[in-house]
Overview:
A computed fold for a 99-nucleotide RNA from a bovine gut metagenome, annotated as SAM riboswitch aptamer (S box leader). RNAcentral holds the sequence, with entries from MGnify. The prediction has a mean pLDDT of 78. RNAcentral records the identical sequence in 2 taxa. Rfam family: SAM riboswitch aptamer (S box leader). Rfam's curators write: The SAM riboswitch is found upstream of a number of genes which code for proteins involved in methionine or cysteine biosynthesis in Gram-positive bacteria.
RNA sequence: CUUAUCCGGAGUGACUGAGGGAACAGGCCCUAUGACGUCCGACAACCUACCCGAAAAUCGGGCAAGGUGCCAAAUCCUGCGGUCUGACCGAAAGAUGAG
Numbered sequence: 001c002u003u004a005u006c007c008g009g010a011g012u013g014a015c016u017g018a019g020g021g022a023a024c025a026g027g028c029c030c031u032a033u034g035a036c037g038u039c040c041g042a043c044a045a046c047c048u049a050c051c052c053g054a055a056a057a058u059c060g061g062g063c064a065a066g067g068u069g070c071c072a073a074a075u076c077c078u079g080c081g082g083u084c085u086g087a088c089c090g091a092a093a094g095a096u097g098a099g
Stems, first nucleotide, its partner, number of pairs: 001099006011040001013039003019030003024079004041071001043069001045068004050062005075093001080090003
């Protein structure tokens, strides 16, 4: 840079000990009834592997072995435009996977 997805899913665990919610800003939330992080475990978005169906490409279903990812709230909401002024729609931006 290109492409796909982003309204769903995932802990009565252990350690640690004060902040955190993926840029910035404004809000609104979570948090010593332990936040964040790490381990274990789960979830199942992508890729690899395996199994099944289908005439093939491919598609669909399964599995969770591996590589990432992910496990409060829609990407927590908004920011730009449209709009019936409802955060509804579309973008933009961002995140993740693959190339």